[in-house]
Formats: sequence, structure tokens, C1' cells
RNA sequence: AUGGAUAGCUCAUUGGUAGAGCAACUGACUCGUAAUCAGUGUGUAGCGGGUUCAAAUCCCGCUCCAU
Repeated sequence: AUGGAUAGCUCAUUGGUAGAGCAACUGACUCGUAAUCAGUGUGUAGCGGGUUCAAAUCCCGCUCCAU
């Protein structure tokens, strides 16, 4: 200097109620486990300010990570 920080993990969401996959949990099935089927989103969007009717999103500072 550039890019990044959003669910347990990997990542979407380019100003108008924050989502997906995997994992997890509950139930069904099974002698039991696994598999399978049905259901459940679990979140201060790194921290602090600003702009706006409204900010994960735009602006500024700081912290951390990668190059």
C1' cells in the first nucleotide's frame, strides 16, 4: 500500500426484517449404532464515531489477519 474481519466452520447478502451449505440439536425409523427421512437459525455483522428517515453495506479512526 492492497485485500479481508458476518452463525461452531466455509462463505453469501453492494442502503429497506441477516441467509445458504456443512456441522450441531429434536423427533421418526432401528434390538442398538450408523445411514436415511422430517423439523429447528443458534448472530451486538471486529471495536468506536460520522452520514442517512433507514447502515453488514457509504465515510473516518483504531485493532487483528493475509499479501

Transfer RNA from a soil metagenome, 67 nucleotides, folded computationally.
Its Rfam family is "tRNA". The family's RNA type in Rfam is transfer RNA.
The prediction has a mean pLDDT of 80.